[in-house]
RNA sequence: UCUGAAACAGGGCUAACCCGCCGAAAGACGGGGACGCAAAACCACCGGUCUACCGCUUCGACAGUCCGUUGAGGCCAUGGCAGCGGGGUUACCAGA
Numbered sequence: 001u002c003u004g005a006a007a008c009a010g011g012g013c014u015a016a017c018c019c020g021c022c023g024a025a026a027g028a029c030g031g032g033g034a035c036g037c038a039a040a041a042c043c044a045c046c047g048g049u050c051u052a053c054c055g056c057u058u059c060g061a062c063a064g065u066c067c068g069u070u071g072a073g074g075c076c077a078u079g080g081c082a083g084c085g086g087g088g089u090u091a092c093c094a095g096a
Base pairs, nucleotide, nucleotide: 001096002095003094004093012037013036017032018031019030020029022027035083041089042088043087045086046085047084048081049080050079055075056074057073058072059071060070061069062068
């Protein structure tokens, strides 16, 4: 550096769901819990995907010079997902 997850040693992580907590949400974090995982360790660089507070915008209502208030939509990542794929970095055991 590559290959493997059959065996050996130490073992590691923890989906759904539940509770707490942060957040507008997606989702994160802590506890419980294990569907699974040989990188299910780390990094949002590329693709993908989720969300849409703010912002922009369409229509309706109210009000009406404007500004504005409100209901229903649309767009938007600057917010996420590393357990979606690629890429980068690091790592246990065995083999070459």
This is a predicted structure of a 96-nucleotide RNA (c-di-GMP-I riboswitch aptamer) from Propionivibrio soli. Model confidence (mean pLDDT): 84 of 100. Taxonomically the source falls in Propionivibrio (Bacteria, Pseudomonadota, Betaproteobacteria, Rhodocyclaceae).